[in-house]
c-di-GMP-I riboswitch aptamer from Ignavibacteriae bacterium HGW-Ignavibacteriae-4, 83 nucleotides, folded computationally. The sequence was found by an Rfam model in a public genome assembly.

Formats: sequence, structure tokens, C1' cells
RNA sequence: CCACAAUAAAGGCAAACCCAUUCGAAAGAUGGGGACGCAAAACCACGGGUCUAAAGCGGAGCUAAGACAGCCGGGUUGCCGUG
Repeated sequence: CCACAAUAAAGGCAAACCCAUUCGAAAGAUGGGGACGCAAAACCACGGGUCUAAAGCGGAGCUAAGACAGCCGGGUUGCCGUG
């Protein structure tokens, strides 16, 4: 430097759920608690997909410029170890 993800070690993150005097129309986000799990469960809305529907159109309803990175793919970066 490249590849890999078995083992060991040091650690890391944090699902559901609950609370909030926090933001939001909602989906959801933020903070605290809490651990289902994760070798990138670190970052990025580029592609697909999913969720919501304020505004708009409208008879039912449709619709993203909103959201989801712990849905999949992709891009960037990183610890230990093995070859």
C1' cells in the first nucleotide's frame, strides 16, 4: 500500500419503548433514559424504494420542493487484526 472480516483486545454507535419546559402540518428530527442489534449502525439525499401531505389541484383523492443513511445500491473516511 492492497485485500479480507474469522479470532482476540481496546473501544464505538444505539432499535423498540418512555419522558421533555424542543422544532415541525405530519412523517420525522433534537435532548435524556433504555439496548434490539450493528465491522463502518461514521458522513453524504447521487439512483431506486418507503413514509407524510402543509401548500396546490380536486368529487373520491392525487402530488414533495418535506422526511427516512438502522431499506437497498453507490461515493468518501476510519480502529484493531490476518494474509